Predicted 3D model of a 134-nucleotide RNA (c-di-AMP riboswitch aptamer (ydaO/yuaA leader)) from a soil metagenome.
[in-house]
RNA sequence: CGCCGAAUCCCCGGUUGUGGAGCCGGGGAGCGGGGGACCCAAAUGUUGGGGCGAGUCUCACGGUGAGGGCCGUGGGAGGCGCAGGCUCUUUCAGCGCCAGCCCGUCAGCUAACCCCGCAGGCCGACGAAAGAGG
Numbered sequence: 001c002g003c004c005g006a007a008u009c010c011c012c013g014g015u016u017g018u019g020g021a022g023c024c025g026g027g028g029a030g031c032g033g034g035g036g037a038c039c040c041a042a043a044u045g046u047u048g049g050g051g052c053g054a055g056u057c058u059c060a061c062g063g064u065g066a067g068g069g070c071c072g073u074g075g076g077a078g079g080c081g082c083a084g085g086c087u088c089u090u091u092c093a094g095c096g097c098c099a100g101c102c103c104g105u106c107a108g109c110u111a112a113c114c115c116c117g118c119a120g121g122c123c124g125a126c127g128a129a130a131g132a133g134g
Base pairs, nucleotide, nucleotide: 002122003121004120008029009028010027011026012025013024014023015022030118031117032116033115034114035113040108048106049103050102051101052100056077057076058075059074060073061072062071063070064069078098079097080096081095082094086133087132088131089130090129091128092127
């Protein structure tokens, strides 16, 4: 320079001898998430149920367990990300990922309304086409 992700931009006050930076507090815009009627939809029951997120489903074998289930190794289906570097969409091929965390017995959709977040992590030089915009 750039990438994953909603996770960016701006303003005010305090801290200060003054200014800047930093830190703390508040506000706005923007982006993202949750709760929440009528109507509609719907079963659920300890194998509780639910949310963020791409991070799911299924088959075979093995391990563990009373069982539900959990773990491991392979296969299939499905999903997500990356690179002629201005951006976006699509196709083929290539490479990588399919985690983690939270609520706490409770939540379908949902107008008004209410609440919350704006973090964290990465460093490759690795293709071929089509279309649109600027």
The RNAcentral record of the sequence draws on MGnify. The coordinates come from a structure-prediction model, not an experiment, and the mean pLDDT is 77. It matches the Rfam family "c-di-AMP riboswitch aptamer (ydaO/yuaA leader)". Gene Ontology terms of the family: cyclic-di-AMP binding and regulation of gene expression.